[in-house]
RNA sequence: CGACCAUCCAGAGCGGCUGAGAGUCCUGGCUCGACGACGCCGCAGCAACCCCCGACCGUCUCGCGGUUGGCAUGGUGCUAACGCCAGGUGCGAUGGAAU
Numbered sequence: 001c002g003a004c005c006a007u008c009c010a011g012a013g014c015g016g017c018u019g020a021g022a023g024u025c026c027u028g029g030c031u032c033g034a035c036g037a038c039g040c041c042g043c044a045g046c047a048a049c050c051c052c053c054g055a056c057c058g059u060c061u062c063g064c065g066g067u068u069g070g071c072a073u074g075g076u077g078c079u080a081a082c083g084c085c086a087g088g089u090g091c092g093a094u095g096g097a098a099u
Base pairs, nucleotide, nucleotide: 013043014042015041016040017039021032022031023030025088026087027086028085029084044079045078046077049075050074052070053069054068055067056066057065058064093099
């Protein structure tokens, strides 16, 4: 420095609208839901993948790649339970299987 195994599973909400299911593509559980879930809209927040900035190393040579730190403006993602649990299906990795 790399691989594998074991263990662990954090964080973040209010309002309006709607009105019955939702959490998953399937099944079985389990949980949430008229004390209004899910969804949509507004604002807010969490987090730190990308962009950006810095350091170090490498490089097929100034392009880039890797590691690491910073930032939280911009682009994603998220704001019940381990990405709810298990099995299955599909896709990908792998020569194949296992995983």